[in-house]
Context: one part of a larger RNA
RNA sequence: GAGUAACGAUAAAGGGGGUGAAAAACCCCCUCGCCAGAAGUCCAAGGUUUCCUACGCAACGUUAAUCGGCGUAGGGUUAGUCGGCCCCUAAGGCGAGGCAGAAAUGCGUAGUCGAUGGGAAACGGGUUAAUAUUCCCGUACUUCAUAUAACUGCGAUGGGAAGACGGAGUAGGUUAGCUCAGCAAGGCGAUGGUUGUCCUUGUUCAAGCGUGUAGAAAUGGUUCUUAGGAAAAUCCGGGAACCUCUAUUUCAAGGCGUGAUAACGAGCCCUCUUUUGGGCGAAGUGAGUGAGACCAUGCUUCCAGGAAAAUCCUCUAAGCUUCAGGUUAUAUGAAACCGUACCCCAAACCGACACAGGUGGACGAGAUGAGAAUUCUAAGGCGCUU
Numbered sequence: 001g002a003g004u005a006a007c008g009a010u011a012a013a014g015g016g017g018g019u020g021a022a023a024a025a026c027c028c029c030c031u032c033g034c035c036a037g038a039a040g041u042c043c044a045a046g047g048u049u050u051c052c053u054a055c056g057c058a059a060c061g062u063u064a065a066u067c068g069g070c071g072u073a074g075g076g077u078u079a080g081u082c083g084g085c086c087c088c089u090a091a092g093g094c095g096a097g098g099c100a101g102a103a104a105u106g107c108g109u110a111g112u113c114g115a116u117g118g119g120a121a122a123c124g125g126g127u128u129a130a131u132a133u134u135c136c137c138g139u140a141c142u143u144c145a146u147a148u149a150a151c152u153g154c155g156a157u158g159g160g161a162a163g164a165c166g167g168a169g170u171a172g173g174u175u176a177g178c179u180c181a182g183c184a185a186g187g188c189g190a191u192g193g194u195u196g197u198c199c200u201u202g203u204u205c206a207a208g209c210g211u212g213u214a215g216a217a218a219u220g221g222u223u224c225u226u227a228g229g230a231a232a233a234u235c236c237g238g239g240a241a242c243c244u245c246u247a248u249u250u251c252a253a254g255g256c257g258u259g260a261u262a263a264c265g266a267g268c269c270c271u272c273u274u275u276u277g278g279g280c281g282a283a284g285u286g287a288g289u290g291a292g293a294c295c296a297u298g299c300u301u302c303c304a305g306g307a308a309a310a311u312c313c314u315c316u317a318a319g320c321u322u323c324a325g326g327u328u329a330u331a332u333g334a335a336a337c338c339g340u341a342c343c344c345c346a347a348a349c350c351g352a353c354a355c356a357g358g359u360g361g362a363c364g365a366g367a368u369g370a371g372a373a374u375u376c377u378a379a380g381g382c383g384c385u386u
Stems, first nucleotide, its partner, number of pairs: 013031006032383004040363004046343002050341001051075006060068002080141002082339003086119003092113003098107003122139005142335011153320002158315003166302005172295003177289005182203006188196001204263001208258004215251004220243007228236002264284001267280004303306001349358002365377003
């Protein structure tokens, strides 16, 4: 220079009460404003205690601070079913033997790892200052082991089927959601008017189990035969005959019943430390609309022809065949370990900062509308630290 520029989005504040040494900024209440495909809610990645409570204000906070993602202390993350681990494989990695090389090492078979993919099973309500599909209540489900009973050809690292998949387009059936009506409870406006065709609020209920619908797909069943499936096969594939010609089988949303005489529920009552605890508890129906969700890995069409393996089902080989094993039912038991707090379009992640930048997925209400556009609003969250 200079007590100058600046104090980081022009979404916005005002009033009352409290605490306190001190209040524009902290807490409570009222009014106002902003977002609403987000500036709301839930996850992945990443962070790693930032979460909750008590006490505190040196420093940190672009100002003050009684406040804080700050300091000190204490507390907090509960799982057979969520995710991982586990079983399985992809790209790719490693790689016994092996090949190459002077060696270091490179490549690579068997194999072994490797998810961003495939694979058993849980929902509703309640509860904490802080966790909950994890605790509690209620109602379920799965896999494995053992025992008992009945029946019985069982058996794999092998065969087969299935798992098992592209792009574009698309009709239908449903449901979530929403709207309206009905029903229930409450209200009658300190005024221009409001007992009415009025206003406000509520009208919620899962998995599972039973039924097997709209529909979709396969074409089916029995017998015989067989140069294929590296051996075998009753399985699969090829062939033939017969029976049915639309029967049979498989899959399948949703609905209905049950789950549920429970729970939840507007509101009311009591207590009272003035916001905490306890109790009671009405109605709880119908119609319309309607999805980017489900049926559905559907259907149609096109050429560029769109993972693999395990689990599961089935077939036999070696073998076993009084056993072992298999199927069904019942009972008992087991289901370990790791993650789980909190932020997550952000003041907690990546940007040296409490930085107008960047960051994958899910949900995504009402009015307007073709719409996830636009504008205004709900739930919810904020007014961006002078």